[in-house]
RNA sequence: AUCAAUGGAUGAGGAGCAAAGCUCAUGAGUACCCCGCUGCAACGGCUGCAGACCGGUAGCGGGUGGAAAGGGAGUUUUGCCGAAACGGGGUCCGGUUUGCAGGCUGUUCCCCGUUGGACUGCAUAUGAACAAUAUGCAGGCUGUCAUUAUUCUCGUAAUAAUGGAGUGCUUCCACUUGU
Repeated sequence: AUCAAUGGAUGAGGAGCAAAGCUCAUGAGUACCCCGCUGCAACGGCUGCAGACCGGUAGCGGGUGGAAAGGGAGUUUUGCCGAAACGGGGUCCGGUUUGCAGGCUGUUCCCCGUUGGACUGCAUAUGAACAAUAUGCAGGCUGUCAUUAUUCUCGUAAUAAUGGAGUGCUUCCACUUGU
């Protein structure tokens, strides 16, 4: 001085990721409420069992009564580049009339695994939805590294092809081993 390993920091990809506020549309003339008619009465309150409480409940018609949440679009601000998301297991605190069991659903934390990123199409699930989200498959695009080939300004620079994955890659510092 330099290379590999290790540790620390640093920065990049782009319709980049996530959160919060505001506005708008949708949700929807829906739920619900009022009136009328009809049915159910061991009826209804997520399912089963037991008990208690409430009094309705389902359908149709009318109304000059009538929402909200999740999700979406735009914009502003903030935090960032395993950003973040998903799957499985566990855990804490709830909601659904009381108790038990189950189902559905929300939140906190931990472990393991998958995905470089966005987009398009198809399928499934969720959803009011033909929006959107998630997962899987496929397609090309894009960033990064490696290999090969070509070019010439001879710099691993540009272009092309192929392939890998973010526990990556770029840059810097430290450390120790070897040269």

Model confidence (mean pLDDT): 77 of 100. The RNA shown here (Lysine riboswitch aptamer) has 179 nucleotides and comes from Bhargavaea cecembensis.